This is a predicted complex of two RNAs, RNase P RNA and transfer RNA, with 460 nucleotides together.
RNA sequence: GAAGAAGGCCGGAUGGCCGCUGGUCCGCUUCAAGCGGGCGAGAGGAAAGUCCGGGCUCCGCAGGGCAGGAUGGUCCCUAACGGGGACCGGGGGCGACCCCAGGGAAAGUGCCACAGAGAGUAGACCGCCCAUCCUGGCUUCGGUCAGGACGGGUAAGGGUGAAAGGGUGAGGUAAGAGCUCACCAGGUCCGGUGGUGACACCGGAUGCUCGGUAAACCCCAUCCGGAGCAAGGCCGAAUAGGGAAGCGUUUGAGGACGGCCCGUCCGAAGCUUCCGGGUUGGCUGCUCGAGGCUGCCGGCAACGGCAGCCCUAGAUGAAUGGUCAUCACCCUUGUCCGGGUAACCGGCCAGGGGGACAGAACCCGGCUUACGGCCUUCUUCAGCC
RNA sequence: AGGGGCGUCGCCAAGAGGUAAGGCACCGGAUUUUGAUUCCGGCAUUCCCAGGUUCGAAUCCUGGCGCCCCUGCCA
Numbered sequence: 001g002a003a004g005a006a007g008g009c010c011g012g013a014u015g016g017c018c019g020c021u022g023g024u025c026c027g028c029u030u031c032a033a034g035c036g037g038g039c040g041a042g043a044g045g046a047a048a049g050u051c052c053g054g055g056c057u058c059c060g061c062a063g064g065g066c067a068g069g070a071u072g073g074u075c076c077c078u079a080a081c082g083g084g085g086a087c088c089g090g091g092g093g094c095g096a097c098c099c100c101a102g103g104g105a106a107a108g109u110g111c112c113a114c115a116g117a118g119a120g121u122a123g124a125c126c127g128c129c130c131a132u133c134c135u136g137g138c139u140u141c142g143g144u145c146a147g148g149a150c151g152g153g154u155a156a157g158g159g160u161g162a163a164a165g166g167g168u169g170a171g172g173u174a175a176g177a178g179c180u181c182a183c184c185a186g187g188u189c190c191g192g193u194g195g196u197g198a199c200a201c202c203g204g205a206u207g208c209u210c211g212g213u214a215a216a217c218c219c220c221a222u223c224c225g226g227a228g229c230a231a232g233g234c235c236g237a238a239u240a241g242g243g244a245a246g247c248g249u250u251u252g253a254g255g256a257c258g259g260c261c262c263g264u265c266c267g268a269a270g271c272u273u274c275c276g277g278g279u280u281g282g283c284u285g286c287u288c289g290a291g292g293c294u295g296c297c298g299g300c301a302a303c304g305g306c307a308g309c310c311c312u313a314g315a316u317g318a319a320u321g322g323u324c325a326u327c328a329c330c331c332u333u334g335u336c337c338g339g340g341u342a343a344c345c346g347g348c349c350a351g352g353g354g355g356a357c358a359g360a361a362c363c364c365g366g367c368u369u370a371c372g373g374c375c376u377u378c379u380u381c382a383g384c385c
Numbered sequence: 386a387g388g389g390g391c392g393u394c395g396c397c398a399a400g401a402g403g404u405a406a407g408g409c410a411c412c413g414g415a416u417u418u419u420g421a422u423u424c425c426g427g428c429a430u431u432c433c434c435a436g437g438u439u440c441g442a443a444u445c446c447u448g449g450c451g452c453c454c455c456u457g458c459c460a
Stems, first nucleotide, its partner, number of pairs: 001381010012327007020042002023039006044357001048368002051366005056228004063262004068224005073087005088102001089100004103219002108217002110213003125158002127154004132149007166184006185209002187206008232284004242275006254266003277459002291310008329354006336347004386456007395409003403440001411427005433449005
């Protein structure tokens, strides 16, 4: 210098003027409202997507079964998680490092197009081997060689395919084959060692060699009551407490209860749907919270503990803005200066331009996605010393 | 906030693990003196985007993007 890998940080600053939304104090004024003035506050790293999890609130604390959904190595963290950390196993990369829905295919079922003989307790197309027959050549008449037909054996070799039922060698055989043996690889069972564990390693037995797919059905394990701040509470306003249909009034509709069933409780009467009517208000919940910052301690880390300090938006068609000046940052043009043979690099000054993604809406923890820069560490290659 | 659905050629669309039907439009040719009609042929390298599962993905899974629809107050 080129190409990469991992991680961290920031998301312009200050001031003036004019505005907007809350809070607080003062005045007009005794209260309310209004107006004026002072002081102080006012978006994010993702406020976003609304994908997970929780807090909070309500539903009669929510029982059993079926169905459904989610998750899926181990240990830990956490309020919880489908999140995170560390480790294990597998895969990729020369490497830094990255990726994995990573339980079960020796429970069952399904699927595996095309090609191919055969695609799953497999299969003879070519080949190889054997027997019989036919034709032809040679013959010492016993046979032998070549070709063909039919039958059988064979999973070594060829060929097809993403995938063809371990690999290499030897024995064996008519030819072959874990058929047998040696070694290697894997599986299963038993035992031991280390580790909290996933797992790793070692020893022994067994020829056991078993295709893939569960992001196909399914099986196993674990978790899941429902709804959401338009929850919920209080106050106020308006209307026709209207009409129709269906179901029901102890043979009990409907509700808690959610897809269904059972069961329990409520329910002695209404309920559901449609049409029609009314409203488009206020207060609360509401922001102090699993809160933030700094330091120390424990832990490899995620994270936890302790101490001190701080209070930091609450809007509701929805405020948090506009403009000017100065400075900082980036890009660019020009003069000059310095270095260099040069390409070029660095700096001062002057001019011009630029600043992304995006905006709270009950609150947190994550994930994902969008986006402008800066920095650190590491890897590979090339050059120079 | 909760729930449902869709995205395939320029337009309308079928396909739902086995390598993208069809119609309209468009392009080329034939027929005709010319045009229309008719006939023949062509027209998807990428199925909204990215990643994954699989031998194989428009189809299955995950994440994202865009669009459409429904429900909510009082009586």

Source information: Rfam match: Bacterial RNase P class A. Its family is annotated with tRNA processing, ribonuclease P activity and dimeric ribonuclease P complex in the Gene Ontology.